[in-house]
Context: one part of a larger RNA
């Protein structure tokens, strides 16, 4: 040095587990904000730090209910001082307090800071003072009446929030195997606005010689008819079947009262013993019981009957949704639509790229009729049919889920599943926009190793002790491989 066997170290794979995720179903809710939000800074405890809670009344104050024996949140054991059957801690309803920043709003500002004025109290302190819009009033220029401007008062707005919705703007990569029309796509993105939904909506609609009867959504019609450098691609409608149905011309709005009553704490809730193995029984064996309850979880291994629960049956002082009824107040109850319809030019939307291009919208120029009228039926004309524009409102069926409650999964199980199971949008990186981790597991119970020895009053180890187990010893379940040793044998 090699081989074999044995035994270790290192390392953290694998197995098992789950506090966390992912996806869905049902119900609820769908907003918060100048009565100062969302989000923060700084404080606040007997106690140094962090999280949680709270706000100078500061892990809390008052009150009304529930509940019934211990309690003073967590990491985190202890200490100190206390509270509690005169009902604490805890849970729920209502209220009080709620520093400073932040729309931030007295002015400023490098957010959590600096500096003011006015009024009342005259010590402390309290209140007001932003801007814009509307309304009312008072003032008031050039300029006589006025107006602009200024001021006071009242009311409203402002900001945040996951998706869904409507409107105003609006790409490129890409595809066409290049590329310009085209496509991607009215997508991404930006802006404005609203609601629990929004939008749309009661025919100047379709249809076709029969008729239908607002809108919205789904299935189909149908990848059809069409559009298209007739390329790539784009792509209907009529009709049929369903969901839901509601019509109208202000159909209301608000207050008060009554009734019903969801939700926000909770209450009751059946039924097992022995034996064996074992550290431990829920396992084995024997014999019972309940079941409108054998969903689920826990308990020293696998428990219907040990515990929490579950089926089922009940429950609210306070707040009080939805619905119903009564009553009062306020408001409303139609100018029947002209610079409109239509036309020319230029565009856009319609599946439809200017085409034979109807229909809808309109930047510009024009410009009717008035029910003996007008629009449409895909150029246009006639006949016929059908409807009545240029005013407005409208529930349901539909879309979504930041959020709450319950339940489910041939979803994951720590390199997976959220980036995040753990004090994670943290540490760290970047001037910044922004990027962005790693990191779970002793044991049933800390019983977390008293005491002794070596050692530096070490680190670490050896005894002793605990424990079923310590090769479960805190670098702690299992403990693979790479990699590194030790012992023995053989070979060289």
């Nucleotide at each position: 040095c090699g081989c074999a066997c044995a035994u270790g170290g290192u390392g953290g794979a694998u197995g098992c587990c789950u506090u966390g995720g992912c996806g869905g179903c049902a119900g609820a809710a769908g907003g918060c904000g100048a009565u100062g939000a969302a989000g923060g800074a700084c404080g606040u405890g007997u106690a140094a730090g962090u999280c949680u809670g709270c706000g100078a009344u500061a892990a809390g104050c008052c009150u009304c209910g529930g509940g019934g024996a211990g309690c003073u949140g967590a990491c985190a054991a202890a200490u100190a001082a206390g509270c509690u059957u005169u009902g604490a801690u805890c849970c729920g309803g209502g209220g009080a307090u709620u520093u400073c920043c932040g729309a931030a709003u007295g002015g400023g500002g490098a957010a959590a800071c600096c500096c003011a004025c006015c009024g009342c109290a005259u010590u402390a302190g309290c209140g007001g003072u932003a801007u814009c819009g509307c309304c009312a009033c008072c003032u008031g220029a050039a300029u006589a009446u006025a107006u602009a401007g200024g001021g006071u008062g009242g009311c409203g707005a402002g900001g945040c929030g996951a998706a869904c919705c409507c409107g105003g703007g609006g790409a490129a990569c890409u595809g066409a195997a290049a590329u310009a029309u085209c496509u991607a796509a009215g997508u991404a993105c930006c802006c404005g606005g609203a609601g629990g939904a929004a939008a749309g909506g009661a025919a100047a609609u379709c249809a076709a010689u029969u008729g239908a009867g607002a809108c919205u959504c789904c299935c189909u019609c149908a990848g059809u008819a069409g559009c298209g450098a007739c390329g790539a691609g784009c792509g209907a409608a009529c009709g049929g079947g369903g969901a839901c149905c509601a019509g109208c011309c202000g159909a209301u709005u608000g207050g008060u009262g009554a009734g019903u009553g969801a939700a926000u704490a909770g209450u009751g809730g059946a039924g097992c013993a022995g034996u064996c193995u074992g550290g431990a029984a829920a396992g084995u064996c024997u014999g019972g019981c309940c079941a409108u309850a054998g969903u689920g979880g826990g308990u020293g291994a696998u428990a219907g009957c040990c515990c929490c629960g579950u089926a089922c049956a009940c429950g609210a002082a306070a707040u009080g949704a939805c619905c119903u009824c009564a009553u009062c107040a306020a408001c409303a109850u139609a100018u029947u639509a002209a610079g409109u319809a239509g036309g020319g030019c230029g565009g856009a939307g319609c599946a439809c790229g200017u085409g034979a291009a109807a229909c809808u919208c309109u930047g510009u120029c024009u410009g009717a009729a008035c029910g003996u009228g007008g629009g449409a039926g895909g150029a246009c004309c006639a006949u016929c049919u059908u409807c009545c524009a240029a005013g407005g409102c409208u529930a349901a069926g539909u879309a979504c889920u930041c959020u709450c409650u319950g339940c489910c999964g041939a979803c994951c199980g720590a390199u997976a599943g959220u980036g995040a199971a753990c004090c994670a949008g943290u540490a760290c990186c970047g001037u910044g926009a922004g990027g962005g981790a790693a990191a779970g597991g002793c044991g049933a119970a800390a019983a977390g190793a008293a005491c002794c020895c070596c050692g530096g009053a070490g680190a670490g180890g050896g005894g002793a002790g605990u424990g079923a187990a310590a090769u479960a010893g805190a670098c702690c379940c299992u403990g693979a491989a790479a990699c590194c040793g030790u012992g023995u044998g053989c070979g060289u």

Model confidence (mean pLDDT): 85 of 100. Large-subunit ribosomal RNA, domain I from a Gammaproteobacteria bacterium, 492 nucleotides, folded computationally. It matches the Rfam family "Bacterial large subunit ribosomal RNA". Rfam links the family to the GO terms structural constituent of ribosome and ribosome.